This is a predicted structure of a 75-nucleotide RNA (transfer RNA) from a Clostridia bacterium. Its Rfam family is "tRNA". The family's RNA type in Rfam is transfer RNA. The prediction has a mean pLDDT of 83. Taxonomically the source falls in Clostridia (Bacteria, Bacillati, Bacillota).
RNA sequence: GCUGGUGUGGCUUAGUGGUAAAGCACUUGCUUGGUAAGCAAGAGAGCGCGGGUCCGAUUCCCGCCACCAGCUCCA
Numbered sequence: 001g002c003u004g005g006u007g008u009g010g011c012u013u014a015g016u017g018g019u020a021a022a023g024c025a026c027u028u029g030c031u032u033g034g035u036a037a038g039c040a041a042g043a044g045a046g047c048g049c050g051g052g053u054c055c056g057a058u059u060c061c062c063g064c065c066a067c068c069a070g071c072u073c074c075a
Stems, first nucleotide, its partner, number of pairs: 001071007010024004018055001026042005048064005
């Protein structure tokens, strides 16, 4: 340099046109002599960045960035 893939709460993942879900973690309460476990409730992301299409974009298109894998060139 070329090709492909990935980028979504603190972490791991889902969602694939109609303003985002789950588990773990976190906070509060109940329970306990206390802790853990359990139960109930709660907070937290607008989806890597920019642009385009569309009534509407996390989703489709273009560019860029980061990471991963493969290929190639030079040393």